[in-house]
SAM riboswitch aptamer (S box leader) from a Deltaproteobacteria bacterium, 98 nucleotides, folded computationally. The coordinates come from a structure-prediction model, not an experiment, and the mean pLDDT is 79. Of the family's consensus pairs, 93% are formed in the model. It was read from a public genome assembly, where an Rfam model found it. Lineage of the source: Bacteria > Pseudomonadati > Myxococcota > Myxococcia.

RNA sequence: UAAUCAUGGAGAGAGGCGCGAGGGAAUUGGCCCUGUGACCGCCCGGCAUCCUGAUCCACAAGGUGCCAAAGCCAACCCGUAAAAGGGAACCAUGAGGC
Numbered sequence: 001u002a003a004u005c006a007u008g009g010a011g012a013g014a015g016g017c018g019c020g021a022g023g024g025a026a027u028u029g030g031c032c033c034u035g036u037g038a039c040c041g042c043c044c045g046g047c048a049u050c051c052u053g054a055u056c057c058a059c060a061a062g063g064u065g066c067c068a069a070a071g072c073c074a075a076c077c078c079g080u081a082a083a084a085g086g087g088a089a090c091c092a093u094g095a096g097g098c
Stems, first nucleotide, its partner, number of pairs: 001097001004095005013044001015043004022033003027075004045067003050063003071090001076087003
């Protein structure tokens, strides 16, 4: 980091330290979290099994990733009386490629 492929309703922290006001990707609307300190950073702990894999299987271990809420919900299309439901786009992560 362009194309491509896979996955995205499961799971996992009332932990410690630091910081100090916003945060939940982006726009709009909604909803929610947050001075009982969120978000973020480091440490510890954990989840998962995408990749590698100690001789085959399996697995120890390792490389990423992740640990409020469905990717928090919706927006565009199909669908419906309205919903439900399905899809797209975008995004994220991994594989892969350069």